[in-house]
A computed fold for a 72-nucleotide RNA from a bacterium, annotated as transfer RNA. Rfam family: tRNA. The family's RNA type in Rfam is transfer RNA.

RNA sequence: GGGGGCUUAGCUCAAUGGCAGAGCACGCGGCUCAUACCCGCUUGGUUGGGGGUUCGACUCCCUCAGCCCCCA
Numbered sequence: 001g002g003g004g005g006c007u008u009a010g011c012u013c014a015a016u017g018g019c020a021g022a023g024c025a026c027g028c029g030g031c032u033c034a035u036a037c038c039c040g041c042u043u044g045g046u047u048g049g050g051g052g053u054u055c056g057a058c059u060c061c062c063u064c065a066g067c068c069c070c071c072a
Base pairs, nucleotide, nucleotide: 001071002070003069004068005067006066007065010024011023012022013021018055027041028040029039030038048064049063050062051061052060
């Protein structure tokens, strides 16, 4: 320099045009003499930034940034 992939909750990841979710963690409660385990509930989002297409975008297009892989 060229090509490809990834970026979504605190962490790990779903959702691939039609209401943004799960597990774990945090918090609260139950259980226990108590702690842990276990069970229940709750909280938690600028879907990396910006722009565009569309009635509608995490999803499609452009651009920027970061990370990873391949080629030279």
Model confidence (mean pLDDT): 84 of 100.